[in-house]
Molecule: Bacterial RNase P class A
Organism: Gemmatimonadaceae bacterium
RNA sequence: GUCGUCAGCCAGACGGUCGCGAUAAUACCGGGCAACUGGUGUUACCGAGGAAAGUCCGGGCUCCACAGGGUAGGCUGCCAGGUAACGCCUGGGCACGUGCGGCGUGAGCUUCACGUGACGGAAAGUGCAACAGAAAACAAACCGCCUUCGUGUGCACUUCGGUGUCUGCGGGGGUAAGGGUGAAACGGUGGGGUAAGAGCCCACCGCAUUGGCGGCAACGUCAAUGGCUCGGUAAACCCCAGCCGGAGCAAGGCCAAAUAAGCGGCGAGAGGCGUCCCGUCUCGCAAGGGUGCUGCAAAGCAUCGAGCCGCGGGUAGGCUGCUGGAGCGUUCGGGUGACUGAACGCCGAGAGGAAUGACCGUCCGGUGUAUGCAAAUACGCUGACAGGACCCGGCUUAUCGGCUGGCGAUCACC
Numbered sequence: 001g002u003c004g005u006c007a008g009c010c011a012g013a014c015g016g017u018c019g020c021g022a023u024a025a026u027a028c029c030g031g032g033c034a035a036c037u038g039g040u041g042u043u044a045c046c047g048a049g050g051a052a053a054g055u056c057c058g059g060g061c062u063c064c065a066c067a068g069g070g071u072a073g074g075c076u077g078c079c080a081g082g083u084a085a086c087g088c089c090u091g092g093g094c095a096c097g098u099g100c101g102g103c104g105u106g107a108g109c110u111u112c113a114c115g116u117g118a119c120g121g122a123a124a125g126u127g128c129a130a131c132a133g134a135a136a137a138c139a140a141a142c143c144g145c146c147u148u149c150g151u152g153u154g155c156a157c158u159u160c161g162g163u164g165u166c167u168g169c170g171g172g173g174g175u176a177a178g179g180g181u182g183a184a185a186c187g188g189u190g191g192g193g194u195a196a197g198a199g200c201c202c203a204c205c206g207c208a209u210u211g212g213c214g215g216c217a218a219c220g221u222c223a224a225u226g227g228c229u230c231g232g233u234a235a236a237c238c239c240c241a242g243c244c245g246g247a248g249c250a251a252g253g254c255c256a257a258a259u260a261a262g263c264g265g266c267g268a269g270a271g272g273c274g275u276c277c278c279g280u281c282u283c284g285c286a287a288g289g290g291u292g293c294u295g296c297a298a299a300g301c302a303u304c305g306a307g308c309c310g311c312g313g314g315u316a317g318g319c320u321g322c323u324g325g326a327g328c329g330u331u332c333g334g335g336u337g338a339c340u341g342a343a344c345g346c347c348g349a350g351a352g353g354a355a356u357g358a359c360c361g362u363c364c365g366g367u368g369u370a371u372g373c374a375a376a377u378a379c380g381c382u383g384a385c386a387g388g389a390c391c392c393g394g395c396u397u398a399u400c401g402g403c404u405g406g407c408g409a410u411c412a413c414c
Stems, first nucleotide, its partner, number of pairs: 001410010012363007020047002023044009049385001053396002056394005061248004073244005078092005093119001094117006101110003120239002125237002127233002142179002144175009154165004187205006206228001207226008252320004262311005269283006289304006327346008364383008
């Protein structure tokens, strides 16, 4: 330098004109019983994201429920760590895959880089396996291979009785090397062995068990032993371990009409006229009537009611919750890392069905055309995905281009 791969970052820049929204101050004009609030103008200042998205997972916050334990149900699942927490992240282990390689006759083993993994348990129990295939879990045998018996035929020999041999057919037995099926077939390679074969035997590879050593652990490694047995499936039931209360900002809090129900209080008086124990009129007021008891009556008491006043709760309505936070930046420290501690600095939309846009100029990036050997110049097109609605941490999905760095391979030069 090229190729591959992984990670991080940016998301056009500057200026001008107009427009939109929030906040504060201020001027003017309003709405509402109130709480509170609208409009217009001026000034100042601010105005989306890396995903604001999907709403999938985990938290904060708020209200409700809750002694403790168990059961049901749900979720998670290698190990260690990070975190407020997680199904997330980091580091490690193991398995598988891809790439460049290395070792070995071979089975197979292996360095490095990157990716993927519901990655606990299948010698607790139950279940399941379509099609194909002989056979799908405890054994089994279709073709084949070997052997034996019978039999047919050919050939050779013959002492003519048969014998040997090739081959066809049928029956019995052995075998699991080879073929074929399947997602999966009861260890693999090489050799010995055998009638043919087979862990039957041997070496190696793989596996299992036991022990030593290393590691917090997952696990690794070494040695011995076993000849290999216990197949697969738990995003099948199940077993084991850990975690889990519900609802959500339309949460919740505060202020608070009208009307009705509820509770409490008041529910008086004065004067005139007449036929004067009664009736009637006037003033006053928001209003002053009914029932019961005692009583001859006057009068008193109790109670209900119209009406008025007050109270408290909720409704309409209004305000709040609302953004200064598990915050961001820089420096130093701890840690392999996720992350974390300290110091200093910064404030970055808060809103309601919802503002953040348009144009012009210069520059930048990409791209096309023309000219040109090239460098370049001119003109045109173009700068994605998308968008707050209580707030954070993740995951997933969308995304024009560009920048930086790590790692691997390879080439050239020193």